Record summary:
Guanidine-I riboswitch aptamer, 110 nucleotides, folded computationally. The sequence was found by an Rfam model in a public genome assembly. Model confidence (mean pLDDT): 81 of 100. It matches the Rfam family "Guanidine-I riboswitch aptamer". About the family: This family represents a conserved RNA structure found upstream of the ykkC and yxkD genes in Bacillus subtilis and related genes in other bacteria.
RNA sequence: CAACAAGCUGUCUAGGGUUCCGUAGCACUGCGCUAAAGUGCUAGCUGGUCCGAGAGAUGGCGUAUGAAGCCCUCGCUUCAUAUACACGGAAGGAUAAAAGCCUGGGAGAU
Repeated sequence: CAACAAGCUGUCUAGGGUUCCGUAGCACUGCGCUAAAGUGCUAGCUGGUCCGAGAGAUGGCGUAUGAAGCCCUCGCUUCAUAUACACGGAAGGAUAAAAGCCUGGGAGAU
C1' cells in the first nucleotide's frame, strides 16, 4: 500500500429493553361488608406488540459467467453456476428504552 455488485432488500432468529397490552404486588376510588371493576405507583416478569445482526438463518432483486430459445440487428426470455472471507473495543447516538441497532467491515489487532 492492498481495487471489487465485496450491492440492495423481505421474513425470521440469537440477542435487547419496557412505550402499549397482559401479568404480579401495593395504594386509592368504589361498596353496608366482601368481591368485581376503575385509577395511580412499583416490578422485566420464561408472555403478546416492539427493536434486532457486516462478521446468524433463509428468500427475492441485482450483478458476473455459461447454455438454450426468440429476434435482421439492438436486444429480450428461460435455465445453470457464482456472489468469497471476516478477530474487534471503549465512547457516543436514536427511540419509551436497551441491544450483536447506528457511528462501524470504523479505531485497533492479526